[in-house]
């Protein structure tokens, strides 16, 4: 790594070092000497994958203040850990159909990227 499945219009800053790229390819179109890419420090956002405790809902009883279930946890949270992520819808298109004179506009694959399984 091949595969299968789920997610991909929403979120997340600043040092230092580095020196000219980068945004997966391809065509656009950006974002960069007011510092790309990479690495290192402290911070953060939350998609999944484990796992702890219990808080709020609801629901039942009943002595109106509790008990008890939901609870082998997900209806929302809260935290631990794995792990991703912090410009622009995956930045847009790139093939395929609807719709329109057209410009486009939706809709589904297609690659991709993450995350668990698997091998």
């Nucleotide at each position: 790594u091949a595969c299968u499945c789920a997610u991909c219009c929403u979120g997340a800053g600043g040092g230092g070092u580095g020196g000219a790229g980068g945004g997966a390819c391809c065509g656009g179109c950006c974002c960069u000497a007011c510092g790309a890419a990479g690495c290192c420090c402290c911070g953060g956002c939350a998609g999944c994958c484990a796992g702890a405790a219990u808080a709020g809902g609801u629901g039942u009883c009943c002595u109106u203040g509790g008990a008890c279930a939901u609870g082998u946890a997900u209806u929302u949270g809260u935290u631990u850990g794995g792990u991703g992520c912090c410009a622009a819808u995956u930045c847009c298109g790139g093939c395929a159909g609807a719709c329109g004179c057209a410009a486009g506009u939706c809709u589904g694959a297609c690659a991709g990227a993450u995350g668990a399984g698997g091998u």
The RNA shown here (SAM riboswitch aptamer (S box leader)) has 119 nucleotides and comes from a Herpetosiphonaceae bacterium. Taxonomically the source falls in Herpetosiphonaceae (Bacteria, Bacillati, Chloroflexota, Chloroflexia). It was read from a public genome assembly, where an Rfam model found it. The model forms 88% of the base pairs in the Rfam consensus.